[in-house]
């Protein structure tokens, strides 16, 4: 000085007018209660004025754990759904965080990891390719065999031509039967991997190493890791397929849930006027019976369709008092697993203790608007220095113009995620150069 | 607050034990026609809404996210 890796910090600053909003006071004015009256005290509404609080690290998606409420239910286990899955630890709890272990990437800081179980079954492994599972012999290598051809050799025959329906061996080719997983060749994946011997050619057939299974010893809380022995290797992949094991979950959600409580309709009880008939149904009786303006036909009345027919529509009223619920309104609703600063254990998340503050809550729903100076940045011009490949790089000073990122509580609160302009800080690794 | 579904050619939608990426209309070229339109042939057109993992292989299976319909209160 280049290039990285991890971790943490903030998220424009100031003033000045106007604004919005929640809490507390003062003063005017109206109204209402208490009260014989006046007065005084209480409460609500309006205006006015003064003081104070007012978004975030994600307030977000809502993906997971709680509080908090209400409903459901003897307690517990089990079942069926669903999630979670290496070990020990934090935690109110968690799929979250911490340190660890294994497995994988990186020259390295360091980063990723749903990581239990495939000898408990089941289902799948297109296409290729001889064979995808307690599998297999295309090609090749090897023995054996057959007939046929062919070559080469040994012999025999010979008419002496290297000629033969002749023996016998060797060695190619095709065919058959075997053996063989070392080599080709398909495939993501092909019965352990490397070299030595071994074999007819091969093979864990032997042997050394690596790996891999079994108990054993040793270290560790553990997961795991180290070490000798024995096994000649023994049945691949897939569970983010079903599945089995552990283990963990009741539902529902501030429109949760109390409380207060109009109008207007309807329930109820009680009293007054009016009131035909039947049939159900209800209520009371053990039952006969009895009550019933509940419902339904009929008959009757009565409303508008201009009037019949002919259909539709109503058909008890009136006062007092009850009690559910509706609109409204009031709690829930911010003192919390809280900030912040310390000390002391703990590697660490993370407790314990100690001091100090109090820090938005309201309704679809404030927290903003202008303008000025700064301040990060980022163009464009003047200039001045250094470098130099002579046109640009870097620095500084100066004038002008842009210009502030994701995003907006909503019953909380602890995480994950996922956004996000730019400034700053610590720690740490590779490169080069110089001392 | 809580709950279900979809995203695939320019439109409308198919695609399951995971292994081929498709239809139908459009569009284009040709052939038909005096010309058009119907018709026959023919081609072209795709990050499967993204980015991540499992897998030998992912439209498909699991998570994160994007935007969008719809249902309950």
């Nucleotide at each position: 000085u280049c290039a990285g890796a991890c971790g943490g910090u903030u998220g424009g600053a100031u003033g000045a007018c106007c604004g919005c909003u929640g809490g507390u006071g003062g003063c005017c004015c109206u109204c209402u209660c208490u009260c014989c009256u006046c007065g005084u005290g209480g409460g609500a509404a309006g205006g006015u004025u003064g003081c104070u609080g007012g978004a975030g690290g994600a307030a977000a998606g809502u993906c997971c754990g709680g509080g908090c409420u209400c409903c459901a239910c003897g307690g517990a286990a089990g079942c069926a759904c669903g999630g979670u899955g290496c070990c020990g630890g934090g935690u109110a709890a968690c799929g979250c965080c911490c340190g660890g272990c294994g497995g994988g990437g990186g020259c390295g800081a360091c980063c990723c990891u749903a990581g239990g179980g495939a000898a408990a079954g089941u289902g799948c492994c297109a296409c290729a390719g001889a064979a995808a599972g307690a599998a297999a012999a295309c090609c090749g290598c090897c023995c054996g065999a057959a007939c046929g051809c062919u070559u080469c050799u040994a012999g025999g025959c010979u008419u002496c031509g290297u000629g033969c329906u002749c023996u016998g061996g060797a060695g190619a080719c095709u065919u058959c039967g075997g053996g063989u997983a070392a080599g080709g060749g398909u495939g993501a994946a092909a019965g352990g991997g490397u070299g030595c011997g071994g074999u007819a050619a091969g093979a864990g057939c032997g042997c050394a190493c690596c790996g891999c299974g079994g108990g054993c010893c040793c270290a560790g809380c553990g997961a795991u890791g180290g070490g000798a022995c024995c096994g000649g290797c023994a049945u691949g992949g897939u569970a983010a397929a079903c599945c089995c094991c552990a283990c963990c979950g009741g539902g529902a959600g501030c429109a949760a849930g109390a409380c207060c409580g109009a109008a207007u309709a309807g329930g109820g009880a009680c009293g007054g006027c009016c009131g035909g008939c039947c049939a159900c149904g209800u209520c009371u009786u053990c039952a006969c019976g009895g009550a019933u303006g509940g419902u339904g036909g009929c008959a009757g009345g009565u409303g508008g369709g201009u009037u019949u027919u002919c259909g539709c529509g109503c058909c008890g009223u009136c006062g007092u008092c009850c009690g559910g619920g509706u609109a409204g309104g009031u709690c829930g609703c911010g003192c919390g697993a809280g900030g912040c600063g310390g000390u002391c254990g703990g590697u660490a998340a993370c407790g314990a203790c100690c001091g100090u503050c109090c820090c938005a809550g309201a309704g679809g729903a404030a927290u903003g608007g202008u303008c000025a100076u700064c301040c990060a940045u980022c163009c464009c011009g003047c200039u001045c220095g250094u470098c130099c490949u002579c046109g640009g790089a870097c620095g500084g000073g100066u004038g002008g113009g842009g210009g502030g990122a994701c995003a907006g509580a909503a019953c909380c609160c602890g995480g994950c995620u996922u956004a996000c302009a730019g400034a700053c800080c610590g720690u740490c690794u590779g490169a080069c150069c110089c001392a | 607050g809580g709950g279900g579904g979809c995203g695939u050619a320019g439109c409308u939608c198919a695609g399951u034990u995971g292994g081929g990426a498709g239809a139908g209309c459009g569009a284009c070229g040709g052939c038909u026609u005096u010309g058009c339109a119907a018709g026959c042939c023919g081609u072209a057109g795709g990050u499967c809404g993204u980015c991540g993992g499992u897998u030998c292989g992912a439209u498909c299976c699991c998570g994160a996210u994007c935007g969008c319909c719809u249902c309950c209160a």

This is a predicted complex of two RNAs, RNase P RNA and transfer RNA, with 508 nucleotides together. Model confidence (mean pLDDT): 75 of 100.